[in-house]
Formats: sequence, structure tokens, C1' cells
RNA sequence: GCGGAUGGCUGGAUGAUCGCGUGCGGCACCCCCGCGCGAGGAAAGUCCGGACUCCAUGAAGAAAGGGUGCCGGGUAACGCCCGGCCGGGGCAACCCGAGGGAAAGCGCCACAGAAAACAGACUGCCCCCACAUGGGGGUAACGGUGAAAAGGUGGGGUAAGAGCCCACCGGAGGGCUGGCAACAGGCCUCGCAUGGCAAGCCCCACCCGGAGCAAUGCCAAAUAGGGACCACACGGCGCCUGCGUCAGGGUUUCUUCAGCCCGGUGGUCCGGGUCGGCAGCUUGAUCCUGUUGGCAACAGCAGGGCCAGAUGAAUGAUCAUCCAGAAGGGUUCAACGCCCUUUGGACAGAAUCCGGCUUACAGGCCAUCCGCGCGC
Repeated sequence: GCGGAUGGCUGGAUGAUCGCGUGCGGCACCCCCGCGCGAGGAAAGUCCGGACUCCAUGAAGAAAGGGUGCCGGGUAACGCCCGGCCGGGGCAACCCGAGGGAAAGCGCCACAGAAAACAGACUGCCCCCACAUGGGGGUAACGGUGAAAAGGUGGGGUAAGAGCCCACCGGAGGGCUGGCAACAGGCCUCGCAUGGCAAGCCCCACCCGGAGCAAUGCCAAAUAGGGACCACACGGCGCCUGCGUCAGGGUUUCUUCAGCCCGGUGGUCCGGGUCGGCAGCUUGAUCCUGUUGGCAACAGCAGGGCCAGAUGAAUGAUCAUCCAGAAGGGUUCAACGCCCUUUGGACAGAAUCCGGCUUACAGGCCAUCCGCGCGC
């Protein structure tokens, strides 16, 4: 210098004018005035985990259903984070992995292929019979198919072959050593036995009650409707004039019977809900700095700070100057630099709060590391 890997930060600045929300004060209310504060790293998706509230439940457990899944640690908790292990990719820095169990059982393995798993044998090879097409037997080394073919390579051996035998690699079982562990290394034994898929069912271990701030609580209009009491009035019939009886309507999908309930007007009071208002609401697993422990995630301690609370929903607009950046021109042999003009800042916006993940994002900056080339 070129190319690459990882982690982090930032996301225009200042001033003026006009405007919005909110807290405090002037002031006892409104208005008004003054002072203070007023979006984000993702406020987003609403995908995980919690706080908080209500509901259900005697307690606990089980079943069902759902989720998680190498090991250790962190955390309030997690499917998140940190550190490792194993496997895969990359020359490397580094990146990726739904990473428990396939000798508990069931199921599946398309196409191709002889055969996809109690095995079996298409082309071949070898032996025997036969003149021969062919028949019987041995073999799985060769060919071919496939994502995957019953350990691999080499040698011996054999009629041809085969863990049939041997060496190495791989595998299984059992000790040993190191490590908290996942796991790694090495030793002994066994010729080697049960192919893959659990992201099909399933098994094992662990975790999980439901709904969500439109939760929930409080205050509380008009109108309509409900309840209690009072007053007046009361369909038909009867009489003893305030009682009886009959009729009506409602009550299970329909019918019958029985039971129960209801009845017009006005007034007073009571209670529930709606509109509306208030609380919940922002001081919190909180932020900053320092320090201690830890490889780290993180935790402890000390000091300091208060950092939006709107609700048809504030956090904005205009102008000027400057700063990155981009384009054009001039200067110069050329480049850099300098000067002038124009342009010019992404994704996006709280709605109870917090920890994560994921997704979007113009441009700029910082740190560490790797590979290649050149110079000293």
C1' cells in the first nucleotide's frame, strides 16, 4: 500500500423569530408571564423472558397440552449473554451448527438401482454338468445406480473371493491420566456386530395456571331503563265498595297442564352502566464516574445525577452562519492542497415499565487482529 475479519461509537452544530406539551412559581381558579424539562438506537416487529394488576384455584401432585435440549457460568428470568467442547468452512484472523436418545417401540427412505435393511444378487469372476443356447453351485473383490450400498487402504491368501489372515486408519467394550464438566489423550481386549431420518410419531431430563394498562381502582352528567315508597286512577262480572273472581301478557324450540311473575299516571329517594374526569404513570433488576473481584458475561462498594409522560395523542416550522459529504470550475506539467459556485445529513417517531432477540439505517469515526506485496 492492497484485500479481509471482529468489536464499539456517532446519527449534524450554533443563533434568531413564531408555535406545542408538561412541572414549579407569581396567584386563590382561568388567562397571562417567568424559569426548568421535552423521543430512539432502534421508540419498529410484538417474537421470547419478567415486574405489576385482575381472574380462577384449599395445599401439593399427576394427567393432558406447549416449550427447551453439548458442558460450565451469568441473570429477577429467558429460547438471551459469556467462556469452553465437538463437527463443518476458510491459507489465516475468524465464521456457521434445531448440538439429548436410532441395541424401548412404531413408521419412512422419492427417482435411479439387482438390492434401501429378518435380506438379497443385474452385469461380471470362479468351479462342476453339457457339443452348445443353457443348468447347478461358490463369491460380493469388478462395473453401474443413488443423498446413503452392510468398515476403508495396502499386502498375503484363494478355483475365484471374502476380516479368511496381517499392518495402518476407523469402530465397539473396559481400565488409566488430565479436566468441575462437555470432552481429550494413551493402554488393554474384540476381526467388527444393530445403514440413515427423532426438523414423522415416540423416549428421557428440565420448565410452564389464564388474561393483559383497553389490566385494575375511584369520582360521576343528560337521556333511556331498573328498584323502593307515596299519591291519584283502575278492563269485564259479582256483591258486603274493597274484596273476590274471570279475562290479558311474560316465563323451555313447540303444544297441554301446573307453578311463578307483571300490569296506568305523577312525585321523592336509591343503585348500576355509558359520555367524561382522576389514579395506575413513571425513582427504576435506573443512569454516570471511580474502584474491587472475575479471562468474560456480570457482580459488589463509594460518590454524584433525575432523564418525556401526551391521551383524536405535545416534542414542530422558517431564516441565517458553520461542519461532514457530493458535483462542477479555477490554480498546477500532474497529483495533493487552496479558492469559487451549486447542492447537501439516513432509518424512523414514545403510549405501563424493564431485560433480550430480530428487522431498517445515507454518511462518518475509533480500536484490535489476519493474509499478500514493497521499503528500511
This is a predicted structure of a 376-nucleotide RNA (Bacterial RNase P class A) from a Paracoccaceae bacterium. Rfam family: Bacterial RNase P class A. By type it is a ribozyme. NCBI's taxonomy places the organism under Bacteria, Pseudomonadati, Pseudomonadota, Rhodobacterales, Paracoccaceae.